[in-house]
RNA sequence: UCAUCCCACGCGGGAGAGUCCUCGAGCGAGUCGGGGCGCCGAAGGGGCAAUUCCUCCCCGGAACCUCUCAGGCACCAGGACCGCGUGGAGCAG
Repeated sequence: UCAUCCCACGCGGGAGAGUCCUCGAGCGAGUCGGGGCGCCGAAGGGGCAAUUCCUCCCCGGAACCUCUCAGGCACCAGGACCGCGUGGAGCAG
C1' cells in the first nucleotide's frame, strides 16, 4: 500500500399475508383507536424434530429450513437478500 472477505452509512431494487367481525370517534373515508378470530415471514429471536447444505457416515454446525416469541397483513414505514458508491478495519500479496 492492500484485491477478496468484514463493519458502518448513502442510493436503487426488494416478497408474503383480512381492513373479516364488533365497539367507539368521525359528515364520510377502514381515517383513527380498542377487542375477537384468521393469516404471513425475508428485521430480530428460538430450534436442529423434518428438509437441504457444509462431507461418504457418526458427532457437530448452518440455512431464504422450521417455530411464529417478537414483528407484520390498505398507504407510509420496515424488510432478509442483491447491485453500486463512500468511509473504516485489515490477512494474503